[in-house]
Context: one part of a larger RNA
RNA sequence: AGCAAUAGGUGGAUGCCUUGGCGAUAUAAGAUGAUGAAGGACGUAAUAAGUUGCGAUAAGCUUCGGGUAAUAACUUAAUAUAUAAUAAUCCGGAGAUUUCCUAAUGGGUAAACCUGAUAAAUAUUAUUAUUUAUCAAUUUAUAUUGAACACAUAAAUAUAAAUAGUGAACCUACUGAAGUGAAACAUCUCAGUAAGUAGAGGAAAAUAAAGCGAAUGCGAUUCCCUAAGUAGUGGUGAACGAAAUGGGAGAAGUCUAAACCAUUUAUAUUUUAAAUGGGGUUAUAGGAUCUUAUAAAAAUGUUUAUUAUUAUAUAAAUUAAUUUUUUGGAAAAAAAAGCCAGAGAAAGUGAUAGCCUUGUAAUUGAAAUAUAUAUAAUAAAUAUAUUAAGAUAUCCUAAGUAACACGAUACACGUGAAACUUCGUGUGAAUUUGCGCAGGCCAUUGCGUAAGACUAAAUACUAUAUAUCGACCGAUAGUGAACUAGUACCGUGAGGGAAAGGUGAAAAGUACCCUUGAAAGGGAGUGAAAUAGUAUCUGAAACCUAUUGCUG
Numbered sequence: 001a002g003c004a005a006u007a008g009g010u011g012g013a014u015g016c017c018u019u020g021g022c023g024a025u026a027u028a029a030g031a032u033g034a035u036g037a038a039g040g041a042c043g044u045a046a047u048a049a050g051u052u053g054c055g056a057u058a059a060g061c062u063u064c065g066g067g068u069a070a071u072a073a074c075u076u077a078a079u080a081u082a083u084a085a086u087a088a089u090c091c092g093g094a095g096a097u098u099u100c101c102u103a104a105u106g107g108g109u110a111a112a113c114c115u116g117a118u119a120a121a122u123a124u125u126a127u128u129a130u131u132u133a134u135c136a137a138u139u140u141a142u143a144u145u146g147a148a149c150a151c152a153u154a155a156a157u158a159u160a161a162a163u164a165g166u167g168a169a170c171c172u173a174c175u176g177a178a179g180u181g182a183a184a185c186a187u188c189u190c191a192g193u194a195a196g197u198a199g200a201g202g203a204a205a206a207u208a209a210a211g212c213g214a215a216u217g218c219g220a221u222u223c224c225c226u227a228a229g230u231a232g233u234g235g236u237g238a239a240c241g242a243a244a245u246g247g248g249a250g251a252a253g254u255c256u257a258a259a260c261c262a263u264u265u266a267u268a269u270u271u272u273a274a275a276u277g278g279g280g281u282u283a284u285a286g287g288a289u290c291u292u293a294u295a296a297a298a299a300u301g302u303u304u305a306u307u308a309u310u311a312u313a314u315a316a317a318u319u320a321a322u323u324u325u326u327u328g329g330a331a332a333a334a335a336a337a338g339c340c341a342g343a344g345a346a347a348g349u350g351a352u353a354g355c356c357u358u359g360u361a362a363u364u365g366a367a368a369u370a371u372a373u374a375u376a377a378u379a380a381a382u383a384u385a386u387u388a389a390g391a392u393a394u395c396c397u398a399a400g401u402a403a404c405a406c407g408a409u410a411c412a413c414g415u416g417a418a419a420c421u422u423c424g425u426g427u428g429a430a431u432u433u434g435c436g437c438a439g440g441c442c443a444u445u446g447c448g449u450a451a452g453a454c455u456a457a458a459u460a461c462u463a464u465a466u467a468u469c470g471a472c473c474g475a476u477a478g479u480g481a482a483c484u485a486g487u488a489c490c491g492u493g494a495g496g497g498a499a500a501g502g503u504g505a506a507a508a509g510u511a512c513c514c515u516u517g518a519a520a521g522g523g524a525g526u527g528a529a530a531u532a533g534u535a536u537c538u539g540a541a542a543c544c545u546a547u548u549g550c551u552g
Stems, first nucleotide, its partner, number of pairs: 001551009015537001016502002020473002022470007029462002031166002039101003042055003046079002049075003061095006070083003106115003116135008137163009170201001171199005181188001185235001211218002222249004232240002253454003256398001260278007283432001285397004289391005299384011310372005316364003322337005338355002340344001346358003403427006413439001434449005489496002509536001512523004
C1' cells in the first nucleotide's frame, strides 16, 4: 500500500407517516363599488419580530339567539395583570366604529403626502390652533338667469338621479398574427385560433319564417345523438367538411309603424307639420273603409309592494351497547364470557376499539336575517277584450330599401355554372294582377311575406361556499408554496423565483458531581428505549478513521 472482517464517523437514500396538494360529483351562489370597492400603506396586545384579526371604540364595542367552565389567536414558553355562574371565552344573526392611499372625486402630487375655500363649534391675547360637515367631472331631468342679435338660442347657475373602478372562466361585437402542415413554398393550412379592445349577464347569444326543400310534406330558437367523415370544397395537394330527414332535452308566444278617426298646438289658415289618444298587425293575404245582424259585464292575465303561512339556509340539541384474565411501559392485542345496532361512516385515545371519547343512523331545533317561478290574502299599476256574414270601387301593409354593376365578405363551398348572406362605391324599383325564394338563367308549379321591436326553458363556465368521493400524490412526489412562500434571493425594470416536514405516549428536554476557556464529554438521573438527547423515527451507498487478519 491492497484485500477482507469488525467497531465507529460522515451522509440522508429507503421504509413508515401526513398537517398540504391534485382531480371529480352534488347543491348553493354567480357579483361588488361614490352608504367610497377590489387591493394596499400605517397603526393596534402588559412585555411583541412574523402570521392572523381588528381600525384612534383598533386580537376588539353593542345587542339578539345558541352554548358551558374555564379564558385572554398562532409560532410561544414565561412572568405579570385581568375576565368569568349577575353566564365570560366560544359559535351564529343583526348593528356600531372603520386612520391614510386607491375609481379617488376641493386643488396638487414623486400612492399611503402637501395644501385650500365655505359654514359651524371648541380653546385662545390673536388675523392663531383644533374638530366636524360640504366643495371633482360627465350625462339626463327640472327650474332660474341669460350673450353676440329684436324675439330666441348658446352659455352659466341651482336641485335631483345616474355613470365611473374591480372581478376566475363562460358570452357578444370589433381588430387580428406567426411558429406549424403542405415533408421546400407563394393560393391553401394553422385560424377567424392566440393576442389586443369594448360591452353585458347569471347565463349570454339566437328566436316566432320574404324558413326548410320536393314529403301522403314540415311549421320560432337553442342543445345532444344521427344522417356522416356522407354530399361537396380543395396548388382536386395538404387539408377543410355540411344540410334536410329521423330520435331526444326543452317548449310560449307577443308588441309596434302605416291606412282611417278624434283632440290639441303652430308664422298652416280650404290643401301643411307635429304631438297625444283610438284603430290595426297578416299569407287560405290581412287591415282601413262601407252594409247588415248580434253581444254589452262580469272577468282573465302580468308586474310590483305589504302581510301571513310553509319550506330551506345561516348556531345547535337528544343520541344505544363491556367486563374479566394473560403479555406488555401502555391494551384497543390474545383468551373467556356478554351486549347494542334505523348507529359495524370516520377520527382520536400510551399497539389493531360497533359497546372509552368525539361522532354516526334516526329524530328535533331559530330571537334575528336572507331566499323561494311554494301557497294564500290585501293594495296599486298595467294589459286584453263582442262575434258573424257580405261588398271589393278606393286607401294602407316598414325606401335611398330591394335589385343591378364593380370591389369585397360570410356561407363546409378557394369565383367557380355560384344562387343565398353581409359590407363599400355608383345606379336605383314595385305596391297584392305586388314582392322574395326553391343553388346560373327561363318557364311551369310550389313555399314564404324583407327593409321595426321584445321574449322564459332546455345550453356554456366555476374565482367562491357547503357536503361527499378517488385502482390520485405522499416531502426530488403532490400546487411554485405541507415550514416566515409568491417569502428569501436575483434583476434599473417588465419579470424570474428557491431550499426547508417527522424526539417521545408524555418534556418526564438530563437535578447533582467531575474534566473544561468554550464546545464537548465522563458519571448520576428520566424513559419501554438515550446508538430516541431539541445537530433528535428508520438510518442504505459513496467517503473517512480505528483494530484485527491475510498478501507483500
Description:
A computed fold for a 552-nucleotide part of an RNA from an Opitutaceae bacterium, annotated as large-subunit ribosomal RNA, domain I. Rfam family: Bacterial large subunit ribosomal RNA. Its family is annotated with ribosome and structural constituent of ribosome in the Gene Ontology. Lineage of the source: Bacteria > Pseudomonadati > Verrucomicrobiota > Opitutales > Opitutaceae.